[in-house]
RNA sequence: GGGGAAUUAGCGCAGUGGGAGCGCACUUGACUGGCAGUCAAGGGGUCACGGGUUCAAAUCCCGUAUUCUCCA
Numbered sequence: 001g002g003g004g005a006a007u008u009a010g011c012g013c014a015g016u017g018g019g020a021g022c023g024c025a026c027u028u029g030a031c032u033g034g035c036a037g038u039c040a041a042g043g044g045g046u047c048a049c050g051g052g053u054u055c056a057a058a059u060c061c062c063g064u065a066u067u068c069u070c071c072a
Stems, first nucleotide, its partner, number of pairs: 001071007010024004018055001026042006048064005
C1' cells in the first nucleotide's frame, strides 16, 4: 500500500427496511437475624462518525475513524 471482517446499554451479544432487544451487571421492594440466594418491578442507547437512497435506515450505498485478520 491492497483485500476481508467487526463497531448496538457498564460488559458480552442478537436484531438483513417499519415494535431497539436478550444475558450478566446496576437500582428498588418482598422473603431471611445478617450475608448470599430466589422472586417481582425499574433505570440505563445520538445503534462508531459524516453524508446519500427511501414515505420510512441499526439494517441498503459512499466516505472517515478504531480494532482484528490475510496478502505484499
This is a predicted structure of a 72-nucleotide RNA (transfer RNA) from a Defluviitaleaceae bacterium. It matches the Rfam family "tRNA". Rfam links the family to the GO term triplet codon-amino acid adaptor activity. By type it is a transfer RNA. The sequence is in RNAcentral, with records from ENA.